[in-house]
A computed fold for a 141-nucleotide RNA from Sneathiella limimaris, annotated as FMN riboswitch aptamer (RFN element).

RNA sequence: GUUCUCAGGGCAGGGUGAAAGUCCCUACCGGCGGUGAAGAUAUUGAUAUCUAAGCCCGCGAGCGCCUGUCUCAUCUGAGGCAGGGUCAGCAGAUCUGGUGUAACUCCAGAGCCGACGGUCAUAGUCCGGAUGGAAGAGAAC
Numbered sequence: 001g002u003u004c005u006c007a008g009g010g011c012a013g014g015g016u017g018a019a020a021g022u023c024c025c026u027a028c029c030g031g032c033g034g035u036g037a038a039g040a041u042a043u044u045g046a047u048a049u050c051u052a053a054g055c056c057c058g059c060g061a062g063c064g065c066c067u068g069u070c071u072c073a074u075c076u077g078a079g080g081c082a083g084g085g086u087c088a089g090c091a092g093a094u095c096u097g098g099u100g101u102a103a104c105u106c107c108a109g110a111g112c113c114g115a116c117g118g119u120c121a122u123a124g125u126c127c128g129g130a131u132g133g134a135a136g137a138g139a140a141c
Stems, first nucleotide, its partner, number of pairs: 001141006013025003027125002029114002031059004038051006054112002062090002064087001065084008094110005116128003
């Protein structure tokens, strides 16, 4: 470099109500890479391999945005399709104590966060775009 494969989890119980997996009490979940003093395994005295952060650094999907084009409307809009990933707007979230040379990563405790559209009622957990896309991981040549 080419091809192929893989690549997201979660509403249990109760309350109110005409109606809620959407509200309230309570429960449950945590993509990918990096960092990492912890742990495991193997051989052994120093290495190798594996695991280890939702809220530390960065990335991804979605919406926005921008570009092109088409349709409708008709004087500046609405919508469809395709593309971009420059922008970083929506857009995120952590403190306290302990140990220690060193920890926002370990130990203990208490907190906090979660795209867009839909819905008899407001959604991280239901349905939909999505049998999609993708950070990336692996295999073969």
About this RNA: Its Rfam family is "FMN riboswitch aptamer (RFN element)". From the family's description: The RFN element is a highly conserved domain that is found frequently in the 5'-untranslated regions of prokaryotic mRNAs that encode for flavin mononucleotide (FMN) biosynthesis and transport proteins. The prediction has a mean pLDDT of 76. Taxonomically the source falls in Sneathiella (Bacteria, Pseudomonadota, Alphaproteobacteria, Sneathiellales).